[in-house]
Formats: sequence, structure tokens, C1' cells
RNA sequence: CCCCUGGAGAGAGGCCAUAGAACAUGGCCCACCGAAGGAGCAAACGCGGCAUCGCCCGCGUGAAUCUCUCAGGUAAAGCGGACAGUGG
Repeated sequence: CCCCUGGAGAGAGGCCAUAGAACAUGGCCCACCGAAGGAGCAAACGCGGCAUCGCCCGCGUGAAUCUCUCAGGUAAAGCGGACAGUGG
């Protein structure tokens, strides 16, 4: 990296349109989720400065299932799905 398998969370929200009640699709609004992707940070380390030598000040490197919620998602089914397992 590939096949297969397992895999959570959160409104069947309101209004309008298409249509045919629901569902679905598109637009607007409100409420939510975190496990595609994306973004941010700790310790530690490195560099510089101060002349007060203190684990002081500044900058850089720096992880996630933590944080943010841009993106994505919020009945069942389906799709997707971090991560894990068998095999290659």
C1' cells in the first nucleotide's frame, strides 16, 4: 500500500420550491456531532537576547482518539468512516 472483515456520534428539525403523503434533491434558518480531510496546542529539544543567570524573555521544531468545527456529517437502508483484525 491492496483485498476482505469489524467500526461510533449527533434533528425522520422549520420554511420555500420540484413532486405525490413520507423519503429524496436544491435554497434559507436554527440546533447538534467528530472518527474522511483540514487547522491549533503540551512536555521536550534547538537558536538568540538580557545582564536581573532566573528553568527569565522571544523565536523555531514539536503528538493524538485532546481542542476547533472550515469541510464533512445528524431516522432505517445505502454511501462514507479515524482506528483495529485475518491475509497478501
Molecule: Glycine riboswitch aptamer
Organism: uncultured Hydrogenophaga sp.